[in-house]
Context: one part of a larger RNA
């Protein structure tokens, strides 16, 4: 671990509600009493419930009047109208402001349902509390009376001699034998390796090093102190492998809002993880969601449309509250600072304040102001007399939610982060897709079978295009909706657009050739000649050619350049946006497009076929609803489903009745065929050897695989 067997809502009382069933203004008896073998019958009205209510109480005390109107009915087109509603009276409370309550329905009884109350109350689990007993043979420590300590050092007082010293006292030498003194065996204890071990020699031990060993020692025997109690050179240590309050027994099945478990089928319906209140946040309790039953009787709604209100958000804007960028004017001497005067004061400049103009910014700023949410009509659509919408009663569950899109608020416009709103989905949802993967895409699973198609794919693994057409990408880029990474910056990598300029009067490049003279321009300077610096930057001959744009020289020289001719002959070149790529680009064992590979089987953009789900369509079959006694019909946007509710039915053990089968072979066991949506059932064999079924009605300590479940086997 595995088998077998045993293992959890159960019984009483009491409250309540539902069904059946009796009797009804009543209903019913308890104890007890007879009677009986006993079950049972018959009696027994004390007792309890109902019939009258109001008020704290004294106390006073109650209706068929009127209307509306479902199902029904009827001389069927109109009235009645059970049961029902609206109102009226009417009781009482000081009371037509108001509560209550009144036109009789109730009681045994049985079954089942539930929350309780209470009782172990579903079952297993606590630490602990509290009684009373029994422990000091372990250990703490007191007391009594015993035992034991190899051996070696050290040598204190004291004595005794010699010696100094007046003296107190001193100092040598020997004697002697002190000490919680020294070293070291037995003995006692435990300090290192933080050794062996560690399912162990051992529930504390072994090796080895170590402490003490004549003392507050170590020990034998007896003896004493007992549980909020003792002991305690104090560690909460010790009090019998127990100790921050011993054990064992009982109160006792303590209590647990906490953990784990909780036993057969089917079929219908189907959540919650939110509000609100809690000494409340692991509970509870009302409401919201959900089930089941009953009633009521016509609307009712989520989507459209359209009509009319309602809002102050995004946005914008500064009209108002407040920031706020520059100018201008006027005020403001009760501010600074300066000028002019003798002084009054006047003037410039900074500050303030107000207004105009300019340019801004607001979650607590609005002269504006939508999408969008909403209230009411009204029309269409959906529902709904096969009874919606409500309304009453019975039963819950839940009150730890996630996760994605979107709006928002905290964070760091971080989190599989957090608090909310709004849809969606996991939760309670399977199928196909995404490699695998709760909540991403596609779809909402009754059974079977056959076709179609959705996300999504069609080159092999793998169903299905090595499709068909124009592009693009050379980087294995890429092959990845998402999740499963990249930016800023750069590229004369390559392909398009789209705007200029320049071109057969010959572009651009690329070679030939030219590229000059006044002039070495003046000035500087040892030199300055086109090219150290400085100033000027002109003529002129030209087809063109700067008082020179680089390199060079000490200074020239030279070698290019603009520029300009030839050769050649068609495009050159700027600028801008865009498509793919490319660089930035770094991480721990080798390595990941799901792999294999793939230049497409990568990327764009278009087309056509085809694969492709439990989705859509067909066919058969089951079930729900609903009407019906059925028999059948009728209906659909039915029939996924955790907690949960409600229905109906399997099996097991036993009683009644009724009725069978068995040695010519029962139960039980093993195998195996059929039947049934399914628990199950039934049949045939072999084995077994003696009982054992069916119907039908009630009963019930009735169903295991799970609890670190128990008890046995293995």
């Nucleotide at each position: 671990g595995c088998c077998a067997g045993g293992g959890a809502g159960u019984u009483c009382u009491g409250g309540u509600c539902a069904u059946u069933g009796g009797c009804g203004a009543g209903g019913u008896u308890a104890a007890c009493c007879a009677u009986u073998c006993a079950a049972u019958u018959g009696g027994g009205a004390a007792g309890c419930c109902g019939a009258a209510g109001g008020g704290a109480a004294a106390c006073c005390g109650a209706u068929u009047g009127u209307c509306c109107g479902c199902a029904g009915a009827u001389c069927u087109u109109a009235u009645c109208g059970a049961g029902g509603g609206a109102c009226a009276a009417g009781g009482u409370g000081u009371g037509c402001u108001c509560g209550c309550c009144u036109g009789g329905a109730g009681u045994c009884a049985a079954u089942g349902g539930u929350g309780c109350a209470g009782a172990u109350a579903c079952c297993c689990g606590a630490a602990g509390c509290c009684g009373g007993u029994c422990g000091a043979u372990c250990u703490a420590u007191g007391c009594c009376u015993g035992a034991g300590c190899a051996g070696g050092u050290u040598g204190a007082a004291g004595c005794c001699u010699c010696u100094c010293g007046a003296a107190g006292g001193g100092g040598a030498g020997g004697u002697g034998g002190a000490g919680g003194a020294c070293c070291g065996a037995a003995c006692a204890g435990a300090u290192u390796c933080u050794g062996a071990u560690g399912u162990g020699c051992a529930a504390a031990u072994c090796g080895u090093c170590c402490u003490g060993a004549u003392g507050a020692c170590u020990u034998g025997g007896g003896u004493g102190u007992a549980g909020g109690g003792g002991u305690g050179a104090a560690a909460g240590g010790c009090c019998a492998a127990u100790c921050u309050a011993g054990g064992c027994c009982g109160g006792a099945a303590a209590u647990a809002g906490c953990u784990g478990g909780u036993u057969c089928c089917c079929c219908c319906u189907g959540a919650a993880a939110c509000u609100a209140u809690u000494c409340g946040c692991a509970g509870a309790u009302a409401g919201a969601c959900u089930u089941c039953g009953g009633u009521c009787g016509a609307g009712g709604u989520g989507g459209a449309a359209u009509a009319u209100g309602a809002g102050g958000u995004a946005g914008a804007g500064c009209a108002c509250u407040g920031a706020u960028u520059g100018g201008g004017c006027a005020c403001u001497u009760a501010g600074g600072g300066g000028a002019a005067g003798a002084a009054a004061u006047u003037c410039c400049u900074c500050g303030g304040u107000g207004c105009c103009c300019u340019g801004u910014c607001a979650a607590a700023c609005u002269c504006c102001g939508a999408a969008c949410u909403u209230g009411u009509g009204u029309u269409c659509g959906c529902c709904g007399u096969a009874g919606a919408c409500g309304c009453c009663g019975g039963g819950a569950g839940u009150g730890a939610g996630g996760c994605c899109a979107u709006c928002c608020g905290g964070g760091g416009u971080a989190a599989g982060c957090u608090u909310g709103a709004u849809g969606g989905c996991c939760a309670u949802a399977a199928g196909g897709g995404a490699a695998a993967c709760a909540a991403c895409c596609c779809a909402g699973a009754c059974u079977a079978g056959a076709g179609u198609u959705a996300a999504g794919g069609u080159c092999c693994c793998u169903a299905a295009a090595u499709g068909u057409c124009g592009g693009u990408u050379a980087a294995g880029u890429g092959u990845a909706a998402u999740a499963c990474g990249a930016a800023a910056u750069g590229g004369c990598g390559u392909c398009g657009g789209c705007a200029g300029u320049c071109c057969a009067a010959a572009a651009c490049a690329a070679c030939c050739g030219g590229g000059a003279g006044g002039u070495u321009g003046g000035c500087u300077u040892a030199g300055a000649a086109g090219c150290a610096g400085c100033c000027a930057u002109c003529c002129u001959u030209c087809a063109a050619a700067g008082a020179u744009a680089g390199c060079g020289u000490a200074a020239c020289a030279g070698c290019u350049c603009a520029c300009c001719g030839g050769u050649c002959g068609a495009g050159a070149u700027u600028g801008u946006g865009g498509g793919c790529c490319c660089a930035g680009a770094a991480a721990a064992u080798g390595g990941a497009c799901g792999g294999g590979g793939c230049u497409a089987a990568g990327c764009c953009g278009a087309c056509u076929a085809c694969c492709g789900a439990u989705a859509c369509u067909c066919u058969a079959g089951a079930a729900g609803a609903c009407a019906g006694c059925g028999a059948u019909g009728u209906c659909a946007u039915u029939u996924g489903g955790u907690a949960a509710g409600g229905g109906g039915g399997c099996g097991c053990g036993g009683u009644g009745c009724a009725u069978g089968g068995g040695c010519g072979g029962a139960a039980g066991c093993g195998g195996g065929g059929c039947c049934g949506u399914g628990a199950g059932g039934u049949c045939c064999u072999g084995u077994g050897g003696a009982c054992c079924g069916u119907g039908u009605a009630c009963c019930g300590a009735c169903g295991a695989g799970g609890a670190u479940c128990c008890u046995g086997g293995u």
This is a predicted structure of a 714-nucleotide part of an RNA (large-subunit ribosomal RNA, domain II) from a Candidatus Methanomethylophilaceae archaeon. The source organism's lineage runs through Archaea, Thermoplasmatota, Thermoplasmata, Methanomassiliicoccales and Methanomethylophilaceae. The coordinates come from a structure-prediction model, not an experiment, and the mean pLDDT is 80. It was read from a public genome assembly. Rfam family: Archaeal large subunit ribosomal RNA. The family has 91 seed sequences and 2,955 matches in Rfam 15.1.